[in-house]
RNA sequence: GGGGUUGUAGCUCAUCUGGGAGAGCGCCUCCAUGGCAUGGAGGAGGUAGAGGGUUCGAGUCCCUUCAGCUCCA
Numbered sequence: 001g002g003g004g005u006u007g008u009a010g011c012u013c014a015u016c017u018g019g020g021a022g023a024g025c026g027c028c029u030c031c032a033u034g035g036c037a038u039g040g041a042g043g044a045g046g047u048a049g050a051g052g053g054u055u056c057g058a059g060u061c062c063c064u065u066c067a068g069c070u071c072c073a
Base pairs, nucleotide, nucleotide: 001072002071003070004069005068006067007066010025011024012023013022019056027043028042029041030040031039032038049065050064051063052062053061
């Protein structure tokens, strides 16, 4: 330098064929216990790496770019 792949909540990851952004763990509040652990109920938290484009509508399609991993040279 060229090819492939990954990037979504604090962490690990879903999200099917373009249409309601979610789960587990973690965090906060409340209840049960004398307290802890544990269990139950509820809640907060994400411009989907960044920018642009297509579309009525984009996490998803297209272009550029950044970072990690990997292959070739």